[in-house]
C1' cells in the first nucleotide's frame, strides 16, 4: 500500500422535480413522478443566508443501495410566436347526405270486404209548424115544477094547553116527476143566529094530554179529503198522423256488383331548412394543436471519490 473478516459513528442517507411566494434558498400550499421515518408550528406565515437546497425535538441506517461528473431517454411543467390550432360568426360552392312540409302512385304493412267494398236514392234521427191521443195540474158543481114542512098576516071554535081554515113568502134538508155530465163515498160543522127529533128539567091541566124548548143525536149552509164527470185553462224529455226546412255525422231500407281505407313505410316531384365537407374571411376574453426556448422526476450507460479501529494475510 492492497485484499478478506469483524466492529464504530464522526462524513452521510431516510425521496426528487415544476409552479407560486421570496432580495434570494427551502418549507407549509397546488401539480407531476413513484414508494423513499415519527412529532410540533407555519401564507397579514415558519426558517436559513450564496458555505443559504429548511427550523426545533426524537429515532433508524451506515462507508453500503453513500456522494458526484458526463451522456442517453423522458412523465410533466413554464415562457413565447402568430388569427396560429380547436371553436364561433359571415359568404360561396359540392353531392343521388339528412330533416320538415306539400303533392303523386299499377307498391308494401295494418284494417274492412260476395254474411256485399265504392257509389247513388229514399226514410228516420235534427229544426219549425199543424192534427189527434195520453199523462199531470188548475177550475167547476144544471135547470124547472108540485107537495110536505117552516115563517108572517088573518078568519073561526074552545074553560087552559090548543083545534079547523084562507092568503102571501120560502122551499137547500123530506117525497114525487122530468132535465142535465153536474153525481158518489167520507171528515168537520159554532154556547146563541138552517131545520128535524127532542131525554132531563120548566109551563098549562084534576087527569088524560098538550106547549115552549137546552144538551145529545140526525141534518143544512160553510170548510175539507178522495173518486167519477165537464172544460176552445195550462204544462209535459210521452205517443200518432201530416206539411215544410236543413244535409257534416249516425241508424235503417233499396239498387249495383269489387274493391276500399285511418295511419305508417317505400319510390318520386317541388319548396324550405339543417348538418357535413371544401374554400375565403373576421374574431375581445377564455381553451390549446404546432414550432422555438427553458426546467426536468423515474429509468439507463460509462466514470470518479469513498472516514476510523481491530484481526488475518500478500
Nucleotide at each position: 500500500u492492497g485484499g478478506c473478516g469483524g466492529g464504530u459513528c464522526u462524513a452521510g442517507g431516510c425521496g426528487g422535480g415544476g409552479g407560486g411566494c421570496u432580495a434570494g434558498g427551502g418549507g407549509u400550499c397546488c401539480c407531476c413522478u413513484g414508494a423513499a421515518c415519527c412529532g410540533u408550528a407555519a401564507a397579514c406565515c415558519c426558517u436559513c443566508u450564496a458555505c443559504a437546497u429548511g427550523a426545533c425535538g426524537g429515532g433508524c441506517u451506515g462507508a453500503a443501495u453513500g456522494c458526484u461528473u458526463u451522456g442517453g431517454c423522458g412523465a410533466g411543467g413554464c415562457g413565447u410566436u402568430g388569427a396560429a390550432g380547436a371553436u364561433c360568426g359571415u359568404c360561396a360552392g359540392a353531392g343521388a347526405u339528412u330533416c320538415u312540409c306539400a303533392g303523386u302512385c299499377a307498391u308494401c304493412u295494418u284494417u274492412c270486404c260476395g254474411u256485399g267494398a265504392c257509389u247513388a236514392u229514399c226514410c228516420g234521427u235534427c229544426c219549425c209548424u199543424u192534427u189527434a191521443g195520453g199523462c199531470u195540474g188548475g177550475c167547476g158543481g144544471u135547470c124547472a115544477u108540485g107537495g110536505a114542512g117552516c115563517u108572517g098576516c088573518u078568519u073561526u071554535c074552545g074553560a087552559a094547553g090548543g083545534g079547523a081554515g084562507g092568503c102571501a113568502g120560502u122551499g137547500a134538508a123530506c117525497c114525487g116527476c122530468g132535465u142535465c155530465u153536474a153525481c158518489c163515498a167520507g171528515g168537520u160543522g159554532a154556547a146563541c143566529c138552517u131545520g128535524g127529533c127532542c131525554a132531563g128539567g120548566c109551563c098549562c091541566g084534576g087527569g088524560a094530554g098538550g106547549g115552549a124548548g137546552c144538551a145529545a143525536c140526525c141534518u143544512a149552509a160553510g170548510c175539507u179529503u178522495g173518486g167519477a164527470c165537464g172544460u176552445u185553462c195550462a204544462g209535459c224529455g210521452c205517443u200518432u198522423a201530416g206539411g215544410g226546412g236543413a244535409u257534416c255525422g249516425c241508424g235503417g231500407a233499396u239498387a249495383c256488383g269489387a274493391g276500399a281505407u285511418u295511419a305508417g313505410a317505400g319510390a318520386u316531384u317541388g319548396a324550405g331548412g339543417a348538418a357535413u365537407c371544401u374554400g375565403a374571411u373576421g374574431a375581445a376574453a377564455a381553451c390549446u394543436a404546432a414550432g422555438c426556448g427553458u426546467c426536468g422526476a423515474a429509468c439507463u450507460a460509462a466514470g470518479g471519490c469513498g472516514a476510523c479501529c481491530c484481526g488475518c494475510u500478500a